[in-house]
RNA sequence: GCUGAAAAGGGCAAACCCACCGAAAGGCGGGGACGCAAAGCCACCGGUCUACGGGAAAUUCCUAAGACAGCGGGGUUGCCAGGA
Repeated sequence: GCUGAAAAGGGCAAACCCACCGAAAGGCGGGGACGCAAAGCCACCGGUCUACGGGAAAUUCCUAAGACAGCGGGGUUGCCAGGA
């Protein structure tokens, strides 16, 4: 570097519920497990979501900005095992 069928030690934790933060998307902690071999970390590329604020003859649309790494790609670090 490749692979994740079996095994061991384990790890993370969706929905939902509770408390807190946020305008929201969402985040954080506890409970909880749908799943995950990077479901560790990084918004670099594409994508999706939000729109307090800003804009537009406009009940909607655009957007500064923000969010998602469990949407895909990329970067980076790493446990165990297999096989050469």